This is a predicted structure of a 75-nucleotide RNA (c-di-GMP-I riboswitch aptamer) from a Planctomycetales bacterium. Rfam family: c-di-GMP-I riboswitch aptamer. Rfam links the family to the GO term cyclic-di-GMP binding. About the family: GEMM was predicted in a large-scale screen for bacterial structured RNA regulatory elements. Its mean pLDDT, the model's own confidence on a scale to 100, is 84. It was read from a public genome assembly, where an Rfam model found it. The model forms 100% of the base pairs in the Rfam consensus.
[in-house]
Parts: sequence; C1' cells; structure tokens
RNA sequence: UCCGAUAAAUGGCAAACCGAUUGCGAAGUCGGGACGCAAAGUCACGGGUCUCACGCAGACAGCCGGACCACCGAA
Repeated sequence: UCCGAUAAAUGGCAAACCGAUUGCGAAGUCGGGACGCAAAGUCACGGGUCUCACGCAGACAGCCGGACCACCGAA
C1' cells in the first nucleotide's frame, strides 16, 4: 500500500416502531428502541429515488458509483 478471517480487543453507528419538536412536504433533531452495519464515518460530484409553495427550490450518504478520512488485524 492492497486486503477484510466463521479470530480477538477497545469501542462505534442505529432500521422499523413509539414520544417530543421543527418543516408545506420529502425529511431533520432529541429521547426510547434494535433490523441490521467493517466505513451504516464525512462530502449531493455522477446516476437514482423522493418532496414542494414548481424557483436560480429542497430531502435521502442505511440505493449504486466516486472523492476524502479512519479503529483493529491474519494471510
């Protein structure tokens, strides 16, 4: 550097659903919860899906690709 073991350690994230709250909405945030995740960390760059008050507007990174960064560790 590449890679990701039917291993170990330290730990991490948190779907559906429920409550509160913000938003027209997709959805966001907080708390509970735990289906899953080895990048389910970050970024809307390309594709995609979704929303709207249709505009020089938005949402989704837990849909795929890409970029950047990162814990641990055999072959």